[in-house]
RNA sequence: GAGUUUGAUCAUGGCUCAGGAUGAACGCUGGCGGCGUGCUUAACACAUGCAAGUCGAACGAACGAAGAGGAGCUUGCUCCUCCAAGUUAGUGGCGGACGGGUGAGUAACGCGUGGGUAACCUACCCUAUAGAGGGGGAUAACUUCUGGAAACGGAUGCUAAUACCGCAUAAACUAUGGAUGAUUGCAUGAUCAUUAUAGUAAAGAUUUAUCGCUAUAGGAUGGACCCGCGUUGGAUUAGCUAGUUGGUGAGAUAACAGCCCACCAAGGCAACGAUCCAUAGCCGGCCUGAGAGGGUGAACGGCCACAUUGGGACUGAGACACGGCCCAAACUCCUACGGGAGGCAGCAGUGGGGAAUAUUGCACAAUGGGGGGAACCCUGAUGCAGCGACGCCGCGUGAAGGAUGAAGGUUUUCGGAUCGUAAACUUCUAUCAGCAGGGAAGAAAAAGGGCUUCGGUCCUCUGACGGUACCUGACUAAGAAGCUCCGGCUAACUACGUGCCAGCAGCCGCGGUAAUACGUAGGGAGCGAGCGUUAUCCCGGAUUUAUUGGGUGUAAAGGGUGCGUAGGCGGCUUGGUAAGUUAGAAGUGAAAUUUAGGGGCUCAACUCCUAAGCUGCUUCUAAAACUGCUGAACUAGAGUGCAGGAGAGGAAAGCGGAACUCCACGUGUAGCGGUGAAAUGCGUAGAGAUGUGGAGGAACACCAGUAGCGAAGGCGGCUUUCUGGACUGUAACUGACGCUGAGGCACGAAAGCAUGGGGGAGCAAACAGGAUUAGAUACCCUGGUAGUCCAUGCCGUAAACGAUGAAUGCUAGGUGUUGGGGCUUACGGGUCUCAGUGCCGAAGUUAACACAUUAAGCAUUCCACCUGGGAAGUACGACCGCAAGGUUGAAACUCAAAGGAAUUGACGGGGACCCGCACAAGCGGUGGAGCAUGUGGUUUAAUUCGAAGCAACGCGAAGAACCUUACCUAAACUUGACAUCCCAAUGCCGAGUCUUGUAAUGAGACUUUUGGUAGCUUGCUAUCACAUUGGUGACAGGUGGUGCAUGGUUGUCGUCAGCUCGUGUCGUGAGAUGUUGGGUUAAGUCCCGCAACGAGCGCAACCCCUAUCCUUAGUAGCCAGCACUUAAGUUGGGCACUCUGGGGAGACUGCCAGGGAUAACCUGGAGGAAGGCGGGGAUGACGUCAAAUCAUCAUGCCCCUUAUGUUUAGGGCUACACACGUGCUACAAUGGCUGCUACAAAGAGAAGCGAUCUCGUGAGAGUCAGCAAAUCUCAAAAAGGCAGUCCCAGUUCGGAUUGUAGUCUGCAACUCGACUACAUGAAGUUGGAAUCGCUAGUAAUCGCGAAUCAGAAUGUCGCGGUGAAUACGUUCCCAGGUCUUGUACACACCGCCCGUCACACCAUGGGAGUUGGUGGGGCCCAACGCCGGUGACCUAACCCUUCGGGGAAGGAGCCGUCUAAGGCAAAACCAAUAACUGGGGUGAAGUCGUAACAAGGUAGCCG
Repeated sequence: GAGUUUGAUCAUGGCUCAGGAUGAACGCUGGCGGCGUGCUUAACACAUGCAAGUCGAACGAACGAAGAGGAGCUUGCUCCUCCAAGUUAGUGGCGGACGGGUGAGUAACGCGUGGGUAACCUACCCUAUAGAGGGGGAUAACUUCUGGAAACGGAUGCUAAUACCGCAUAAACUAUGGAUGAUUGCAUGAUCAUUAUAGUAAAGAUUUAUCGCUAUAGGAUGGACCCGCGUUGGAUUAGCUAGUUGGUGAGAUAACAGCCCACCAAGGCAACGAUCCAUAGCCGGCCUGAGAGGGUGAACGGCCACAUUGGGACUGAGACACGGCCCAAACUCCUACGGGAGGCAGCAGUGGGGAAUAUUGCACAAUGGGGGGAACCCUGAUGCAGCGACGCCGCGUGAAGGAUGAAGGUUUUCGGAUCGUAAACUUCUAUCAGCAGGGAAGAAAAAGGGCUUCGGUCCUCUGACGGUACCUGACUAAGAAGCUCCGGCUAACUACGUGCCAGCAGCCGCGGUAAUACGUAGGGAGCGAGCGUUAUCCCGGAUUUAUUGGGUGUAAAGGGUGCGUAGGCGGCUUGGUAAGUUAGAAGUGAAAUUUAGGGGCUCAACUCCUAAGCUGCUUCUAAAACUGCUGAACUAGAGUGCAGGAGAGGAAAGCGGAACUCCACGUGUAGCGGUGAAAUGCGUAGAGAUGUGGAGGAACACCAGUAGCGAAGGCGGCUUUCUGGACUGUAACUGACGCUGAGGCACGAAAGCAUGGGGGAGCAAACAGGAUUAGAUACCCUGGUAGUCCAUGCCGUAAACGAUGAAUGCUAGGUGUUGGGGCUUACGGGUCUCAGUGCCGAAGUUAACACAUUAAGCAUUCCACCUGGGAAGUACGACCGCAAGGUUGAAACUCAAAGGAAUUGACGGGGACCCGCACAAGCGGUGGAGCAUGUGGUUUAAUUCGAAGCAACGCGAAGAACCUUACCUAAACUUGACAUCCCAAUGCCGAGUCUUGUAAUGAGACUUUUGGUAGCUUGCUAUCACAUUGGUGACAGGUGGUGCAUGGUUGUCGUCAGCUCGUGUCGUGAGAUGUUGGGUUAAGUCCCGCAACGAGCGCAACCCCUAUCCUUAGUAGCCAGCACUUAAGUUGGGCACUCUGGGGAGACUGCCAGGGAUAACCUGGAGGAAGGCGGGGAUGACGUCAAAUCAUCAUGCCCCUUAUGUUUAGGGCUACACACGUGCUACAAUGGCUGCUACAAAGAGAAGCGAUCUCGUGAGAGUCAGCAAAUCUCAAAAAGGCAGUCCCAGUUCGGAUUGUAGUCUGCAACUCGACUACAUGAAGUUGGAAUCGCUAGUAAUCGCGAAUCAGAAUGUCGCGGUGAAUACGUUCCCAGGUCUUGUACACACCGCCCGUCACACCAUGGGAGUUGGUGGGGCCCAACGCCGGUGACCUAACCCUUCGGGGAAGGAGCCGUCUAAGGCAAAACCAAUAACUGGGGUGAAGUCGUAACAAGGUAGCCG
């Protein structure tokens, strides 16, 4: 920096990613070289070999080549002697304390850094001084004997030394004593000079050059000890300590010291974290980071510790000793069972463990180490090589040209695109590898030799790596590229397969038939001998522990409140000091590393040189502003005094009235009480009501107020007593006495607990009953116990809230109010000020909301607290509590969010306003009957398909007997019924006739019958067009699937009044404003106002019909007047009227009055045919419903292809226990029937409408006129009117059903048409719950027409006739709109969401216990060993000796202290495990309810 919480936004906050790094591992792949690096695990066990020896110039001895001599004799062998290069077991010296390994232990003066030693040591090395005289006794080796399996010894005898021991000497040193003087240190003290006494040395070798030896002093080197500072986590470890802390004395040590011991004292450490537990070697450095930091401690370097585990000392200059010793323990090996041997955390190597880490290599050539005089020897240190892409660095796998853009692959819209100059092909080059030839540096010292002026100089010898690096030559592009990724983050896209499967995934997430996310392919991107993945890994990003650099009103987070300890911080003036601070200088901060500049390997990695740096520590000097310390002074902070007033501040005692309940009595009678409605309850044994009297307990109406007081909790009748604090005024006193405050102490609502406590009126958990309810362990009602009250003692928590810690200072105002005071006034005052308490608001702050002198502003000080959600304020532990419980307070596991503020919507059993046949007021229906029609269901071979709340159901279908037709059964066809292309044949096709056949489509024959062009033989050939038949394959075809892949079309909210935009403004932003507000309207219609001003789609208007008039034109229309005829506007004639169809006019709140704001507009009126939109239609904004339709059509993808296509016949879509919707006809008298009679509009008509006439009871039939229509026809309008009849019945209502006979249409009326006549005459007497339509020419009622159509409407669409009732009004139901409010909803309440139970899995607490481990304490036993004692036994050196011995000194043995391991018993802690058990988490669509979110339907929440 990015992704991820949301519909979107801002902020908070976690999770995740991109970067770097690694001693890495794993997967795929792998050409070369250089430099590095390689058991991170089992400090597990180790076979085998090597890793520490050397010196003969310390010593005796043994062996002994060559040489010389001699002897024997087998003349080339043996033996002896001498000399002797050399070898070496032993004595002796030096070295094995270095080098090499490992990190178990260690939280420590272990390490780092800086100091100290006046408290110390130091072999070998250097410098200086001095010295080495003279003796002695042993002992290994060796000889002999001997034990043992071995390891290893024992005894006897001999011998040497640079082995060992006395003596002498003492410049020097050590010790002691006395004294004096000088110098010096912070100090204990140190140094020097003088002096006395006592003590302490020595070793030789030899080639004569030297190398050694002793003493002392100094140096160098290496060590030892002490101190300041720094050095992980845990307080759910708070107290630890008995040699502990100190002193005196003695001892021990190289040296100081409780280091050890005796005695004395009672100290010492710890909240600045002792003790305990866990973890860990520390550092230079390394990784990361802008830095500050964080992490780490492989390799290289410094220090420490360790060497199977534990303990111990010896030797030595140095060890308590990796390749030394002793003991104990475990393990392994050998054994003759008696006893022995061993220690790879050295180099290789083996087993084991593990994801994982190499050769039983070469060489001492170099560097270094040990020994030696040296040669030289030893050296798994080291130098090299081997193995591993483990890391870093370098090189290569070719370069140039080359378009028919080859083939092939992939893809495609079929044109192409892409791999791609890529390849092929041509030319060139040769790094690396392979072959051949040459061939290093690293080597110079030492040594040997020569020369020498003794300073040197010359020569010779020595290479593991290695025939390696490097150089040269020839040869061929020949031998050398992979891995990951391609949804976003994040560079890179298509096809196929798959179909919530298989799978992917770092986070978000992808996959349910068109997957750029899975798998494969093509293409692309990135890196490249590597590329990815993983990591109990690390840093970064993460300002996500915040010193740099965060927060705490609501996101996580202010302690419930005060007092106060430690601590932190602290007013003004002045002097001193110099701890902090600042500056300068010096020392140190090892090297390597890092950085910069250079140098060397061809470059780089790597390496060398120089410089910087190492931010630190120490010392010295200087400064004195600030902080500290200290002296003196001050009064502004703080406190005291004095004078006042205010107050539900606290404690105790007393008093009061109203109300309530109970008791007693009186009056009085049937109810009272309670609720949404009831019931339980009380009451005729007298309630309730009412009156009087009494008793009791609790609480204090009005006053009462965002008024007062208190630290908070909290405090309310009145009076008295005691008492705390604040405020105001004054300025007398003190003189910084202050602020905060971890622990600590105190207070602390309600509930709760205790007392054989008291009290108990009302209220009231639990409980009981009655209701409500599906249930109701609730809400409501009737009762009712703890409790509420008092006293005393506990508890210690609350949403203990202003969700806001305390203190101080500063920073605009306005307006209330409480308590004081000053000035001015005398007023219902004004003004200033102090202390409180509210509201509004500027700057500023804030994520926003909001806060704003009572800060959440600007600053300072101190305390408390936070670091994702859940698990969880849970578990365990500890402390407190009588208990309830409280305080402190995790983890495993799980999720990618949880949460805040604000925005837009949606929703609410929230609010306000408005509107609608929404309700109401009415009229008529549906729901009951019969029938029609559609749907469901059922049935069926099939009953084709679709439509499904409103917005499916007389819907698609404006019309299923065949057809339609998509369904079923049975047949037939296969390039197909239909289209295009190719080939062949024919000249057709069509029409007519005939024959034959099927259930049907069929089959055959005959007659008639093409055109253009060219050649020409004039009817033949060729070709073309057209047509038919046959063939071939591309293809046709599909009412098959997906309306959730789509276009188009449509429904619906809704003809509701809304939906948006530009610019501006406001807001961090989503967004807001405009569009809200006041009016008004049918309307976002208009007016006014307004940070808005305008605009668009909608509204309205423009369009059509209709209502009036004018004008124009009169035929097929009309006929007033004129004429003729009449049956008739039939005719002449005329267009006046009706009417028709063109054009206009008219209506606009234009006028008047009132209301309103002087507006818009409303109400009323005038005029007018019509009045406030005149009536009706067309017209449907942004959008919603994955709404409907793949079966109107079009269309992607999938599927079928002798069938899911095409054709034919028959059947079905018309079935029928049933249910629903929509209708028709009725149930009758406002009626039925019969007769007579009147008035429409709008339409249709040629495969048509069909008059008239005739026939038929009729449906109709026959015949034919007229009419392509203002002419003719359908055509009769009906209700109505006038008469008659019926008389309230299942009827003269009603017409279903059925029978018979017919008519018409049509190939054909059986399934399955309509109509007619006669006969038959069901149900039904006005319809339950419920529900629908309609506000005027409307409902209701009456008929007429049309489309579809051969025929077939009660449906649909139109037309006119007759023609009502009612609307108070908006409380309620439904739907909608606007504003507002709440929200945990946004798939938007058909939302969200909680808990128990059931099942599965996971981690975890408890748990009778069991097992293992850890550390300490107690007791017992006690090895080796040091030390102490003893030492009758033993002993060469020295002393004495009477030579027997004795002494000194020492030893064996024994005893004692200490002591490892071991044993016993008890407790503690840590792990693992456990029947059972507790809660928790996560799971598919389980069960029960509905607790929360809206007033969530009882407001919610905290204790």